c-di-GMP-I-GGC riboswitch aptamer from a Gammaproteobacteria bacterium, 84 nucleotides, folded computationally.
[in-house]
């Protein structure tokens, strides 16, 4: 390199609640733990979500744009143990 979470030290934090930003998806802060060996970071690829704006249309649909790293792939960094 790679493999793993048995041990040790720890870390992160779902749903939900409160506040806040946003049209929304969703983000941020606090509380809270479902879980996570990268649930650290990155929007490159696929996927999912929103669609105020724009277009078609008058049932609604499409889309620029935005979001999700705890959907998967990929890139990159890292603790411990094994291992070479």
């Nucleotide at each position: 390199a790679c493999u793993g979470a048995a041990a040790a030290a720890g870390g992160c934090a779902a749903a939900c609640c409160c506040g806040u930003c946003g049209a929304a998806a969703g983000g941020c802060g606090g509380g809270g733990a479902c879980g996570c060996a990268a649930a650290g970071c990155c929007a490159c690829c696929g996927g999912u979500c929103u669609a105020a704006g724009g277009g078609a249309u008058u049932g609604u649909c499409c889309u620029a744009a935005g979001a999700c790293a705890g959907c998967g792939g990929g890139g990159u960094u890292g603790c411990c143990a094994g291992g070479c």
Background
Its mean pLDDT, the model's own confidence on a scale to 100, is 85.